[in-house]
RNA sequence: GAGACUGUAGCUCAGACUGGGAGAGCGCACGGCUGAAGACCGUGAUGUCGCGUGUUCAAAUCACGCCAGUCUCA
Numbered sequence: 001g002a003g004a005c006u007g008u009a010g011c012u013c014a015g016a017c018u019g020g021g022a023g024a025g026c027g028c029a030c031g032g033c034u035g036a037a038g039a040c041c042g043u044g045a046u047g048u049c050g051c052g053u054g055u056u057c058a059a060a061u062c063a064c065g066c067c068a069g070u071c072u073c074a
Stems, first nucleotide, its partner, number of pairs: 001073007010026004020057001028044005050066005
């Protein structure tokens, strides 16, 4: 220098191909249970969807550019 993949909650990830409600598990907070804690049960908060622009009635999702990481090639 070229190419591929990845970037979504505190963490691990799904959702993207086929545009329309932002979600799961773990963790966290509160309550129940317990002598207390763990486990278990209930409730709740999670977020500029890496950044910008464009397309569209509508973008996590499509297009383009940029940034970061991993891998391959040179």
The RNA shown here (transfer RNA) has 74 nucleotides and comes from a Candidatus Nanoarchaeia archaeon. Its Rfam family is "tRNA". It was read from a public genome assembly.